[in-house]
C1' cells in the first nucleotide's frame, strides 16, 4: 500500500439498499404506583452533533466525497 465490511441514546442494535422531513426499539436511568422492605410486576418521563467536514437537493442517518477510529482479507 489495495479492496471490503463496521462507526445511531450510558450499552446491544433497527433503520441506509428505494432521500420525506417529529429518528425508533430492548436493556439500563430517573420518578410515581403496588409491597412492611427490596425483587419482581404496572404507568410514567428523561436522554442522540445518526463518527467528522465539505458537496447534491426543495429535502440527506440514508446519495456522492474527503478525513477519523475499529476489524477482515489480499500483496
Nucleotide at each position: 500500500g489495495c479492496a471490503c465490511c463496521u462507526g445511531u441514546a450510558a450499552c446491544u442494535c433497527a433503520g441506509c439498499c428505494u432521500g420525506g422531513a417529529u429518528a425508533g426499539a430492548g436493556u439500563g436511568c430517573u420518578u410515581c404506583c403496588c409491597u412492611c422492605c427490596u425483587a419482581a410486576g404496572g404507568a410514567a418521563g428523561a436522554a442522540g452533533u445518526c463518527g467528522g467536514g465539505g458537496g447534491u437537493u426543495c429535502g440527506a442517518a440514508u446519495c456522492c466525497u474527503c478525513c477519523c477510529a475499529g476489524g477482515u482479507g489480499c500483496a